This is a predicted complex of two RNAs, RNase P RNA and transfer RNA, with 468 nucleotides together. It holds a member of the Rfam family "Bacterial RNase P class A". By type it is a ribozyme. Rfam links the family to the GO terms tRNA processing, dimeric ribonuclease P complex and ribonuclease P activity.
Formats: sequence, C1' cells, structure tokens
RNA sequence: CCAGACGGUCGGACGAUCGCGCGCACAAGCUCGAAAGGGCGUGCGGGAGGAAAGUCCGGGCUCCACGUCGACACGGCGGCGGGUAACGCCCGCCGGGAGGGCCUUCGGGUUCUUCUAGGGAAAGCGCCACAGAGAAUAGUCUGCCGAAUUCACUUCGGUGAAUGGCGAUGGUGAAACGGUGGGGUAAGAGCCCACCGCCCCGACCGCAAGGAAGGGGGCACGGCAAGCCCCGCCGGGAGCAAGACCGAAUAGGGAUGCAUCUCUCGCAAGAGGGAAGGCCUGUCGCGGGUCGCAUCCGGGUAGGUCGCGAGAACCGCGCAGCGAUGCGCGGUCCAGAGGAAUGAUCGUCACGCGCAAGCGUACAGAACCCGGCUUACAGACCGUCUGGCAUU
RNA sequence: GCCGGCUUAGCUCAGUUGGUAGAGCAGUUGAUUUGUAAUCAUCAGGUCGGGAGUUCGAGUCCCCCAGCCGGCACCA
Repeated sequence: CCAGACGGUCGGACGAUCGCGCGCACAAGCUCGAAAGGGCGUGCGGGAGGAAAGUCCGGGCUCCACGUCGACACGGCGGCGGGUAACGCCCGCCGGGAGGGCCUUCGGGUUCUUCUAGGGAAAGCGCCACAGAGAAUAGUCUGCCGAAUUCACUUCGGUGAAUGGCGAUGGUGAAACGGUGGGGUAAGAGCCCACCGCCCCGACCGCAAGGAAGGGGGCACGGCAAGCCCCGCCGGGAGCAAGACCGAAUAGGGAUGCAUCUCUCGCAAGAGGGAAGGCCUGUCGCGGGUCGCAUCCGGGUAGGUCGCGAGAACCGCGCAGCGAUGCGCGGUCCAGAGGAAUGAUCGUCACGCGCAAGCGUACAGAACCCGGCUUACAGACCGUCUGGCAUU
Repeated sequence: GCCGGCUUAGCUCAGUUGGUAGAGCAGUUGAUUUGUAAUCAUCAGGUCGGGAGUUCGAGUCCCCCAGCCGGCACCA
C1' cells in the first nucleotide's frame, strides 16, 4: 500500500426564498362573538430513525379478575458467575465441536481462529428407514479352529464329520457393544500387559460451572429430549381501538304536571279503539299521511378534552471494574400530530453514474413510552486482527 | 395500532408419533373411431414460499424473513 473479517461512529454540508403542522409572545388592522376569547396576521423557538420496520422477548402505564396459600393443567426458560427495573438480552468464564500453525517417543501435547438452544438417555415410554447375518436382552452371512468329547477311515504320522469353540478377518450402515501394538491361544477374545479412551474414588486449585496429581476397576453404560417425558426456575388476563372526563340532534328509558268526548277489557292502577284536535303535504278548502302534550332527570352515540412526554433521557469529565455496567460532579431541554405536519425550489460544495449535457443522494417515515433481539441499508471515517506485495 | 391463520405439480388439495411426496382435473404419447369427444393404456412434471439450525436423515421439529388472507372501538 492492497484485500478480507470483526467492533464502533456517522449517514450529505452550508446559505437564501416560499410553505406545513406544534409551542410561546404580540402594537395596529380585518373578521366571528353579548362577553371572555377565537380565527386571519406578525415575531421567535424547536420539528423523524439507527433502524421509527418485524411485533420476536422484557418492562412502565391502564382496565378487568383475585384468597399476597397450595395443588393440577398450560406456556416458556435451562453450563457457572456477574450486570440490569426486567429479560429468552449483555459481559466474563467453564465444557464441547470444527479448522490452521508448532512440537512429538506418532499415543498425543500446546497455541490461535471460529461455532456452540450446553440440565437429565443406569426413572419410564417411543423411534433408529434402506442396506445388512445382526440395530439394543446383540449377532455366525463370508469366515477361523479341530485343543476337548463322540463317530468313521487310516500307511498309525494323521484325515474327515458331528457336538461345538470364536466376535480376530471380509462385507453393510449415520451408528456393529472400547482403539492401537505386543504377549497368549487349537483359533480367538481385556484373557494378560503398555499407552490412549471410558467408569469409580480423589489430595489440591476455583465463589461456582469445572479442572486435576495420584489410586482403583477391567469395559459394564449406542444415538435422539428443537419426540413424549423427568428435574429445577419463571409466568393471572387483556392491551392507548387500554382507560378517564365533558357531552348535542334523533330514538328509546324514568319522574312530575296537564289532557275534550266516547266505546271495550279490568276490582283498581292501567291498556286498546274511535271522534275531536295538533303537525306535514308552500297558503286556504277537500283528500291523504302521521301523532297524546309540556318540563325535568339519568345512561349513552356523534363530537370534544385528557392519557401525551423531564425521561430506567441526552452530553461532557472523573472514579471503580478485565468487561457488561455502576457511582459522583457539571451542563442541556430535544416532535407530540390525530386520515395524521416534518416539504419544495435555487446557489455553492462533497460523493456516485455518465464521453458530455446532465441525472441521482442507501435503507427507509414517529402514532402511549422505554430496554433488547432480528431484519433492510449507497457510502464515509476510526480501531483491532489475519493474509499478500514492496522497502529498511 | 393490536391479534390470529395459510403457503406442497399448471389449478384444487392430501401427507402422524421425522425415513427420501401423492390424488383429482389439466398436459404428452399410443389405442379405439371415417373424424372428434368420451373411454382405455402410458409418460412427464416438485429443490414442498426463502434462509439458517437440531438430527445419520426435515414437507414434518425449532428460529428468522417474505407474500397472501382474516378479525378487533362503541353498539345505548
């Protein structure tokens, strides 16, 4: 210098003009209103994100339920320690897997990178297709043996067969009931031995997960729990369309008062029908339609107001800690709309594309608010590590 | 804003305790017929919406995305 991985920061800049919605202030003017005050207007201030997204977790807040108990069911989580309001998140560590380098007595050791949903498979159930003799109470397909017992033959050396012995060889498979080497044997086999693996005990180290000198056992105990399950821990439900307050018109509910005449039912309260009357059909007449009237009260719809942003907030410095993070001091106030504002144009610059004129500015748009995770993202900068090239 | 469900052949759908994916219609080829349809026989067609993980092995189990569909104020 180039390339890559990981982590972090930013994510067009400056100026002018015209707008949009929010807050605060206001001389005159116009306008609505009885007034208070509102609108137009003028000035000032601030106006999207690192993910505002997916709605996958954890909380705040609100309402509902409830016995601050226990059990069962259901759902979730799962090495250990720490952080946090909390978490399935974050940090550190332990164990395991994969790959590379170095050393090696070739058994392994050590170091670096990277991944890791990582309790329990000797509590129980279930599954392990195909292939293969055999797949979990192992097993004789290809094979090895003929020591022992029996039979047959015999040149008396043995040969063959049966009862059998064997898990060493070949082959199948993801997986074949410890591996390699030696001894041993009729052939074999942890049958015996050395190393490795495994199981049990374990001085000592560590808060713990765990590590481990050493000793013992001779191998028993295959895999799957992101299958059922067991163990331990956690969890009441719904969600701002939660919820609270104010509250028209119409309809319906209740109370009080007033209701002309008549019929039916009923003891009554009252119910139903007719006439008269009211209202509508522009007015009057006729015809038609429709109806008890007035006042008050409460629930509630439309609509309005709150919830709604000073917070697990942000910035800087210092201290503690490996770190996540915590504490202290100082400073700052930074969108709150409600079908939903946060924009457009011009100039200069930056970057990308294009021969040029010119075009474009990644992903993406708050909706009650926070902490995480996941997903999308042009480009720029910083740090660490790895590899390559060049130079000293 | 909040809460659910679905995605398998061209179309409509099956697919159980995880074992290598089917049915009907449509399509190809052949037979039958003078010819067509119907019928009979035959064949092809799938990375099970995408990507990671668990497992010897995933359409199925787990996680993350994408697309589509549905429901939720109040109702006096």